Record summary
The prediction has a mean pLDDT of 76. This is a predicted structure of a 358-nucleotide RNA (Bacterial RNase P class A) from Candidatus Tantalella remota. The model forms 97% of the base pairs in the Rfam consensus. The gene name in the source record is rnpB. Rfam family: Bacterial RNase P class A. Rfam's curators write: Ribonuclease P (RNase P) is a ubiquitous endoribonuclease, found in archaea, bacteria and eukarya as well as chloroplasts and mitochondria. The source organism's lineage runs through Bacteria, Pseudomonadati, Candidatus Omnitrophota and Candidatus Tantalella. The RNAcentral record of the sequence draws on ENA.

[in-house]
């Protein structure tokens, strides 16, 4: 000095002038509306991707197998995870270090091109050893060795990033969630649309002390109510269980047609917050001290210009001067904690290599 690996900031400063938004204070006014003056503060490390976990909402409860869907060496961490840390063991890398879809082939399929006789039950070519059948000429069967093919050939190997088994785990939907206000219309039409059994009990009430009857006495039955079941609605797909409507003729519900509404508040930011400092701990994190408050628009503010200076590159003899010319990816939408993905350039810290000097 040059090559690298691993983390971290930062990615434009300053000043002037004009603009815009929330909030706050004062004025002012035609007074729930506006207007004016001031102060404070206003778009990231990824707001992007919608892959992932979660708070929060709503849906009565969130139950049980069965089906689906994820994870997958071992210990931590976290509100949680498919995330982070630390470590074992693969694989790359001279190394710092990177990536890992890292349980399970005797529970049971399925797959391996081409070659090869043959890649799940088949067996080719040579030979040894035992055994046998006979027509003495061929053969069988068993077992071992060794060739050729081929990454893999006597029950072998590879693949679960193939189906499968273990094991853990997992309700839906989503801020276009939802709660209230305040206005409007037609509380519109049509069509489907489900049974018994008791009642004077367990216990009431009414048509009724009616019908009926000489009287004395006294209903069936309806209305009502009571089970049992039936019908619908929801619980992620489906069973079952559960809950809630409605049940003797129409309703609860479904469907199909029309018609209003699309204004307005709230959810809306004090949080699993930041930022420092101290323990503990290998760390990832905890845990306690101090501080600070850091957008909340709703067609959708967070900005516009001028001057100066920073960095990058070219070029003029050029570290110093001058001229051009660029300054990155990219803009909050309930909120957080993570992955993945974009980035012109500055800047620091730690580490490994390799060369040369002393």
């Nucleotide at each position: 000095g040059a090559a690298g690996c691993a983390g971290a900031u930062c990615g434009g400063g300053u000043g002037a002038c004009c603009g815009c938004u929330u909030u706050c204070u004062g004025c002012c006014u035609u007074a729930u509306g506006g207007g004016c003056a001031g102060a404070c503060a206003g778009a990231g490390g990824a707001a992007a991707g919608u892959c992932c976990g979660g708070g929060c909402u709503u849906c009565a409860u969130a139950u049980a197998g069965c089906g689906g869907c994820g994870u997958a060496g071992c210990g931590g961490g976290u509100a949680a995870u498919g995330c982070c840390c630390g470590u074992c063991c693969a694989u790359c890398g001279c190394a710092a270090g990177a990536u890992g879809a890292g349980g399970a082939u005797a529970a049971g399929a399925g797959c391996c091109a081409c070659a090869g006789a043959g890649a799940c039950g088949a067996g080719u070519c040579a030979g040894g050893u035992c055994c046998u059948g006979c027509u003495u000429g061929c053969g069988g069967g068993a077992u071992c060795u060794g060739g050729g093919u081929g990454a893999a050939a006597c029950g072998a190997g590879g693949c679960a990033a193939u189906c499968u088994c273990u094991a853990c785990g997992c309700g839906a939907a989503g801020c276009a969630a939802g709660a209230c206000c305040a206005a409007a219309u037609a509380g519109g039409g049509a069509a489907g649309g489900a049974a018994c059994c008791a009642g004077g009990a367990a216990a009431a009430u009414u048509c009724g002390g009616u019908a009926c009857g000489u009287g004395a006495g006294g209903a069936u039955g309806g209305a009502c109510u009571g089970g049992u079941g039936c019908g619908g609605a929801g619980c992620g797909g489906c069973u079952a269980g559960u809950u809630c409507c409605g049940u003797u003729a129409u309703a609860a519900c479904u469907u199909c047609c029309g018609g209003g509404u699309a204004g307005g508040u709230c959810g809306c930011a004090u949080g699993a917050g930041g930022c420092u400092c101290g323990c503990a701990g290998c760390a990832a994190u905890g845990c306690g001290g101090g501080u600070c408050c850091c957008a909340g628009a709703u067609g959708g503010a967070u900005g516009g210009u001028c001057a100066c200076c920073g960095g990058g590159c070219a070029g003029g003899u050029a570290u110093u001067c001058c001229u051009g010319u660029c300054u990155a990816c990219a803009g909050a939408a309930c909120c957080c904690g993570g992955c993945u993905u974009a980035c012109a350039g500055a800047u620091c810290u730690g580490c490994u290599u390799c060369a040369a000097u002393a």